This is a predicted complex of two RNAs, RNase P RNA and transfer RNA, with 462 nucleotides together. It holds a member of the Rfam family "Bacterial RNase P class A". By type it is a ribozyme. The coordinates come from a structure-prediction model, not an experiment, and the mean pLDDT is 77.
RNA sequence: AGACGGCCGGAUGGCCGCCUUCCGCCAAGGGGAAACCCGGCGGGGGGAGGAAAGUCCGGGCUCCAUGGAAGCACGGUGCCGGUUAACGGCCGGCGGGGGCGACCCCAGGGAAAGUGCCACAGAAAGCAAACCGCCGACCCGGCUUCGGCCCGGCCGGCAAGGGUGAAAGGGUGCGGUAAGAGCGCACCGCGUCCCCGGCGACGGGGACGGCAUGGUAAACCCCACCGGGAGCAAGACCGAGUAGGGGCGGCAGGCCGCAAGGCCGGGCGGGUUUCCGCGCCGCCGCCCGGGUAGGUCGCGCGAGGCGUCCGGCAACGGGCGUCCCAGACGAAUGGCCAUCUAUUGUCCUUUAAGGACAUGGACAGAACCCGGCUUACAGGCCGUCU
RNA sequence: GGGCCGUUAGCUCAAUUGGCAGAGCAAGGGACUCUUAAUCCCUAGGUUGGAGGUUCGAUUCCUCCACGGCUCACCA
Numbered sequence: 001a002g003a004c005g006g007c008c009g010g011a012u013g014g015c016c017g018c019c020u021u022c023c024g025c026c027a028a029g030g031g032g033a034a035a036c037c038c039g040g041c042g043g044g045g046g047g048a049g050g051a052a053a054g055u056c057c058g059g060g061c062u063c064c065a066u067g068g069a070a071g072c073a074c075g076g077u078g079c080c081g082g083u084u085a086a087c088g089g090c091c092g093g094c095g096g097g098g099g100c101g102a103c104c105c106c107a108g109g110g111a112a113a114g115u116g117c118c119a120c121a122g123a124a125a126g127c128a129a130a131c132c133g134c135c136g137a138c139c140c141g142g143c144u145u146c147g148g149c150c151c152g153g154c155c156g157g158c159a160a161g162g163g164u165g166a167a168a169g170g171g172u173g174c175g176g177u178a179a180g181a182g183c184g185c186a187c188c189g190c191g192u193c194c195c196c197g198g199c200g201a202c203g204g205g206g207a208c209g210g211c212a213u214g215g216u217a218a219a220c221c222c223c224a225c226c227g228g229g230a231g232c233a234a235g236a237c238c239g240a241g242u243a244g245g246g247g248c249g250g251c252a253g254g255c256c257g258c259a260a261g262g263c264c265g266g267g268c269g270g271g272u273u274u275c276c277g278c279g280c281c282g283c284c285g286c287c288c289g290g291g292u293a294g295g296u297c298g299c300g301c302g303a304g305g306c307g308u309c310c311g312g313c314a315a316c317g318g319g320c321g322u323c324c325c326a327g328a329c330g331a332a333u334g335g336c337c338a339u340c341u342a343u344u345g346u347c348c349u350u351u352a353a354g355g356a357c358a359u360g361g362a363c364a365g366a367a368c369c370c371g372g373c374u375u376a377c378a379g380g381c382c383g384u385c386u
Numbered sequence: 387g388g389g390c391c392g393u394u395a396g397c398u399c400a401a402u403u404g405g406c407a408g409a410g411c412a413a414g415g416g417a418c419u420c421u422u423a424a425u426c427c428c429u430a431g432g433u434u435g436g437a438g439g440u441u442c443g444a445u446u447c448c449u450c451c452a453c454g455g456c457u458c459a460c461c462a
Base pairs, nucleotide, nucleotide: 001386002385003384004383005382006381007380008379010340011339012338013337014336015335016334018047019046020045021044022043023042024041025040026039029038030037031036049363053374054373056372057371058370059369060368061231062230063229064228074227075226076225077224078223079093080092081091082090083089094108095106096105097104098103109222110221114220115219116216117215118214131162132161133158134157135156136155138153139152141150142149143148170188171187172186173185174184175183189211190209191208192207193206194205195204196203197202235297236296237295238294245288246287247286248285249284250283251282253264254263255262256261266281267280268279269278304323305322306321307320308319309318310317311316341361344358345357346356347355348354349353387461388460389456390455391454392453393452396411397410398409399408405442413429414428415427416426417425435451436450437449438448439447
């Protein structure tokens, strides 16, 4: 100078408060229809985080749906082996890439099952192709030191070189050829088969093949595996006022019909009466049941913390001992003082360094709970390694 | 608390098998007019909310953040 891992994240004391819980004593009352809630004094216990956050995954729990199993659709995951309640997490390996190194990164299955896409540029972008170029034969013309050379045309061969592009149908070298080319050979890469090692991913070796098979699956898709949906405002219990529902009785009318209903009549609505027209149609009392407001529970003993031993490289698992550790709902966890301490600033002395004064603590805050991931974070400590 | 959407020019919105980011209004300049308005022509204006990844190539596909909205008519 750097890499990796772990931990802390102001400390101690005093005083005054807040939330919750337990014990004792005193009151025996208040609010409310009920359910239920609320007192005073004294004492004891506990009281934010590594991320409580984002809500990105996985589970517990609860309700809904569902006869069982399988399949389709949809969504997710994706090297191998472990770990776990489960996971897309974690651990250990394998392969690839980066770094001198410690070490770090990888959505890391399948592109010879099929489909789609590959803009612009470029001759050609997918059953490949030939612009410049290289080479050969022929024709016309020019020059000539008669060996040939050059310009143009046409017919063929080639893919080495140039050029385009993100990408041009193996790479390097030698041979070979008119020029070239896996055309031949060596090495590397690739594919097929066999042997050996490994649980496996894969690694090592050998033989054969002259190379077929560009990229893209965080495009459709194929293969393997996983997944029912919603979420504590889930849900359970108690339960008004009022508005619906049902039953019984009374009052106000009768007829037809088993019933639904129909006809005649009636009541109420204009300041009053009559007629006509219009609108509404039972009223009162008691009882029953579902829901709403409201209240209580769910709600803190748990995949729990700490210590120690054992198994395992590790993640993790097991045994023993010990502890009980927030639980609100316009939502508690705060304030002051003293000492110490991290930071910053000023001043003084001085060899490093020390002293005085002032400032005064990052990100952030539980809301059903737990395991992870991700993101934010002043500063400090420890260990291993290059 | 839980759940679901959105973010593109100053404003309102487009942009699909991923291939040069556009339209209307607004702004600036010019023409017409005595002048203004209207009309016509031209112009500028973009980190597609930010960062990273996949890809030759990202507004678009994936991941993580930021901000805003759904307000008793998203859920008691």